[in-house]
RNA sequence: UCUUAUCGAGAGAGGCGGAGGGAAUGGCCCGAUGACGCCCGGCAACCAUUAAAUGAACAAUCAUUUAAAGUGGUGCUAAUUCCAACAGGAUGUUUUAUCCUGACAGAUAAGA
Numbered sequence: 001u002c003u004u005a006u007c008g009a010g011a012g013a014g015g016c017g018g019a020g021g022g023a024a025u026g027g028c029c030c031g032a033u034g035a036c037g038c039c040c041g042g043c044a045a046c047c048a049u050u051a052a053a054u055g056a057a058c059a060a061u062c063a064u065u066u067a068a069a070g071u072g073g074u075g076c077u078a079a080u081u082c083c084a085a086c087a088g089g090a091u092g093u094u095u096u097a098u099c100c101u102g103a104c105a106g107a108u109a110a111g112a
Base pairs, nucleotide, nucleotide: 001112002111003110004109005108006107007106012040014039015038016037020030021029022028025084026083027082041077042076043075046073047072048071049068050067051066052065053064054063055062056061081105086102087101088100089099090098091097
């Protein structure tokens, strides 16, 4: 960089340490009553793992689906990915609001 899947749920009155942080733009928030970060704890179940079913004629093996567990590899642990931004639509109505769908961007996992 590309492909596929997911992104409305969940997660600490702990320790360290001190100034910015929430990707980027605009907003709106969090933060010395200590944020962000690191450690520990926790959450979750993407991959590995286990079991069952189905298919590939059988076995081996592979694929798909479902379920289990939380041992290993990651991940996550304010706010829907905090909201919007671009396109289309619905309601309302006369230019502002609310809602829906999709795209873009991003995050994570698995593969290339």